Model confidence (mean pLDDT): 80 of 100. Predicted 3D model of a 77-nucleotide RNA (transfer RNA) from a Lentisphaerota bacterium. The source organism's lineage runs through Bacteria, Pseudomonadati and Lentisphaerota. The sequence was found in a public genome assembly. Its Rfam family is "tRNA". The family's RNA type in Rfam is transfer RNA. Rfam describes the family as follows. Transfer RNA (tRNA) molecules are approximately 80 nucleotides in length.
């Protein structure tokens, strides 16, 4: 340099392959329970969907650019 894949909450991952308000588990906060802690149960908070643009009535999902990570191929030394 060429090609492919991935990027969503603090962490690990979903989201019918374009549809109305983006969810689940753990973690975190509050409450119940308990002599205390833990476990269990109930509730809550937490998101520029890597970034920018485009297409569309509508984008996490499609297109382009760009950044980062991983893998394959090539070039130089």
């Nucleotide at each position: 340099g060429g090609g492919a894949g991935c990027g969503u909450a603090g962490c690990a991952c979903a989201a019918u392959u374009g549809g109305u308000u983006a969810g689940u588990g753990c973690a975190c906060c509050g409450g119940a329970c308990u002599g205390u802690c833990g476990a269990u149960c109930c509730g809550g908070a937490g998101g520029u969907c890597g970034c920018g643009a485009g297409u569309u009535c509508g984008a996490g999902u499609c297109u382009c650019g760009u950044c980062g990570c991983u893998c394959c191929c090539g070039c130089c030394a």